This is a predicted structure of a 548-nucleotide part of an RNA (large-subunit ribosomal RNA, domain I) from a Candidatus Omnitrophota bacterium. It matches the Rfam family "Bacterial large subunit ribosomal RNA". Its family is annotated with ribosome and structural constituent of ribosome in the Gene Ontology.
Context: one part of a larger RNA
RNA sequence: GGCACAUGACGGAUGCCUUGGCAUCGGCAGGCGAAGAAGGACGUGUUAAGCUGCGAUAAGCCGCGGUGAGCUGCACUAAAGCUCUGACCCGCGGAUUUCCGAAUGGGGCAACCCGGCUGGAGUAAUGUCCAGUCAUCCUUAACUGAAUAAAUAGGUUAAGGAAGCGAUACUCGGGGAAGUGAAACAUCUCAGUACCCGAAGGAAAAGAAAUCAACUGAGAUUCCGCAAGUAGUGGCGAGCGAACGCGGAACAGCCUAAACCGGAGUGUUUACAUUCCGGUGUUGCGGGACUUCGAUAUACUACGUUUGAUUGUUAGGAGAACGCUUUGGAAAGAGCGGCCAUAGAAGGUGACAGCCCUGUAUUCGAAAACGGUCGGCGGGUUAGAAGUAUCCCAAGUAGGACGGAACACGUGAAACUCUGUCUGAAUCCGGGGGGCCCACCCUCCAAGGCUAAAUACUAGUCGAUGACCGAUAGCGCAUAGUACCGUGAGGGAACGGUGAAAAAGUACCCCUGUUAGGGGAGUGAAAAGUACCUGAAAUCAUGUGCCU
Numbered sequence: 001g002g003c004a005c006a007u008g009a010c011g012g013a014u015g016c017c018u019u020g021g022c023a024u025c026g027g028c029a030g031g032c033g034a035a036g037a038a039g040g041a042c043g044u045g046u047u048a049a050g051c052u053g054c055g056a057u058a059a060g061c062c063g064c065g066g067u068g069a070g071c072u073g074c075a076c077u078a079a080a081g082c083u084c085u086g087a088c089c090c091g092c093g094g095a096u097u098u099c100c101g102a103a104u105g106g107g108g109c110a111a112c113c114c115g116g117c118u119g120g121a122g123u124a125a126u127g128u129c130c131a132g133u134c135a136u137c138c139u140u141a142a143c144u145g146a147a148u149a150a151a152u153a154g155g156u157u158a159a160g161g162a163a164g165c166g167a168u169a170c171u172c173g174g175g176g177a178a179g180u181g182a183a184a185c186a187u188c189u190c191a192g193u194a195c196c197c198g199a200a201g202g203a204a205a206a207g208a209a210a211u212c213a214a215c216u217g218a219g220a221u222u223c224c225g226c227a228a229g230u231a232g233u234g235g236c237g238a239g240c241g242a243a244c245g246c247g248g249a250a251c252a253g254c255c256u257a258a259a260c261c262g263g264a265g266u267g268u269u270u271a272c273a274u275u276c277c278g279g280u281g282u283u284g285c286g287g288g289a290c291u292u293c294g295a296u297a298u299a300c301u302a303c304g305u306u307u308g309a310u311u312g313u314u315a316g317g318a319g320a321a322c323g324c325u326u327u328g329g330a331a332a333g334a335g336c337g338g339c340c341a342u343a344g345a346a347g348g349u350g351a352c353a354g355c356c357c358u359g360u361a362u363u364c365g366a367a368a369a370c371g372g373u374c375g376g377c378g379g380g381u382u383a384g385a386a387g388u389a390u391c392c393c394a395a396g397u398a399g400g401a402c403g404g405a406a407c408a409c410g411u412g413a414a415a416c417u418c419u420g421u422c423u424g425a426a427u428c429c430g431g432g433g434g435g436c437c438c439a440c441c442c443u444c445c446a447a448g449g450c451u452a453a454a455u456a457c458u459a460g461u462c463g464a465u466g467a468c469c470g471a472u473a474g475c476g477c478a479u480a481g482u483a484c485c486g487u488g489a490g491g492g493a494a495c496g497g498u499g500a501a502a503a504a505g506u507a508c509c510c511c512u513g514u515u516a517g518g519g520g521a522g523u524g525a526a527a528a529g530u531a532c533c534u535g536a537a538a539u540c541a542u543g544u545g546c547c548u
Stems, first nucleotide, its partner, number of pairs: 001547009015533001016497002020469002022466007029458002031165002039100003042055003046078001050074002061094006070082003105114003115134007136162009170201001171199005181188001185235001211218002222249005232240002253450003256394001260279008284428001286393004290387004299381003303378003307375008316364003322337005338355002340344001346358003399423007409435001430445005484491002505532001508520004
């Protein structure tokens, strides 16, 4: 020096475990905010660095309920206290709630600086302190009020509203790519996607036919299954891709404008025009106005309501049934003999427990707050017949031309829909559509508005589930957006396990280079000894043997 074996060290794989995650389903909830949010800064404890809670009333104050013996959070110990005159804890309601932040009295380098006005405290007086108030924009109203006579602009005041955040979700609208595919690429595709902006709601949007259909008819919208990868469209390439109809989910229909009547105002040539309010009226077998006749009954309601019932949510309560022996550190194991079960889900307990504990099946419960449903009350809505001379039936609209877009449909024979420019009708003897266009026929009534459900989503909350993970996995986090990196935008970790019990964490002795480590002793079932379950490998050390 090599090899082998043994013992130990180092290391933290593996096994087992789970406080944490992941995914899905169902219910609830779907917002918070100038009455100052979300998010923070700084404080706040007997001692207090962090987390949590809270706010100068500061791990808390008050009331009402629940519960019932202990309590002063994580978090030990000490000290000092509280508590059956009901503490702590749980729920509901209230009070307080510094400063920043939309931040809003003015300013500002967020958590700071400096004010005005009113009232108060204090001072001899000033300084100072306390409470309230003072931003902007919009709407409405009142009062004022220029050039400029009436007026208007403007000004002042009051009342109401807005703003900002949020789930990187869902919805609608305004804008709107490219990588890519076409095996290149330009039309095309990706895709009206990503992304940006705006607006809103618990859903949104859509919605009661100027719709379809086809000579039979259907009867708002939305969503699902088929129709169907069909008909089409397409450098007829890549691709894109319906509808009719059928089957389901869910179902709900309404209000204006106009004609006409009444009232009030304005203009003013006194007869019209026009504005507002009320009544009337709302449709396609055309309807309504108008005239005549008839009817005051029934039903509906999507609006309001502390008026009743009922039900749910936010604390809780009751809740069956087992002992002995034995092994063991420990019984829930084993043996023996029982019991309950609308409960043998699950978790815990010193090993594996239906009957030990928490629970589970089942069942009961609210002073207070909030929600659902059904009533009551209030409000609202609600019909007919005949006649037809006259009137009305949504205008810069429908339609047209040009340019675009959207429709599955790329300009095509291209209808239908939207509209930038230019034009531009009709009023029922009317108008739109039926995929160029024309006729016949059929069908519907645009140019105003509202509308639940079936549908989409999940930040939050409750419950449940898993041929999901088990600490290099599972979220980035068994918690942390921390430590750390970066001027910044931003990037972004690692670290779990003694034991049943630490109110068993090794008294005492010894070695020593003396806060280390070790040997005895003791605890414990076992050192498992806090560098703590198991403890692989690489690697290191010591000892022994063999070889050189």